[in-house]
RNA sequence: GCCACGAAAAGGCAAACCCGCGGAAACGCGGUGACGCAAAGCCAGUGCCCGAGCCCGCUCCGCGGGUGGGUCGAACGGCUGUCGAA
Numbered sequence: 001g002c003c004a005c006g007a008a009a010a011g012g013c014a015a016a017c018c019c020g021c022g023g024a025a026a027c028g029c030g031g032u033g034a035c036g037c038a039a040a041g042c043c044a045g046u047g048c049c050c051g052a053g054c055c056c057g058c059u060c061c062g063c064g065g066g067u068g069g070g071u072c073g074a075a076c077g078g079c080u081g082u083c084g085a086a
Stems, first nucleotide, its partner, number of pairs: 005084002012037002018031005035073001041079003045076002047071004053067006
């Protein structure tokens, strides 16, 4: 130095509820607040969620699919990273 690992130390992030704003919605932003997190840092490939508008189909006013949107704090996958005991 690198890989693995996760004691300690210094720190970091911030769930739910509630309030405000945006959105059709999922959800996002801010405030509050901490459930927790060694990647709870980043990425939307898989997955999962939404379904207003547009397109297609159907057993037709509903349903399904596509486009589109969201989610990295279920999980998988990719990239990067702090510290250094056993």
The RNA shown here (c-di-GMP-I riboswitch aptamer) has 86 nucleotides and comes from a Myxococcota bacterium. It was read from a public genome assembly, where an Rfam model found it. Of the family's consensus pairs, 95% are formed in the model. Rfam family: c-di-GMP-I riboswitch aptamer. Rfam's curators write: GEMM was predicted in a large-scale screen for bacterial structured RNA regulatory elements. Model confidence (mean pLDDT): 83 of 100.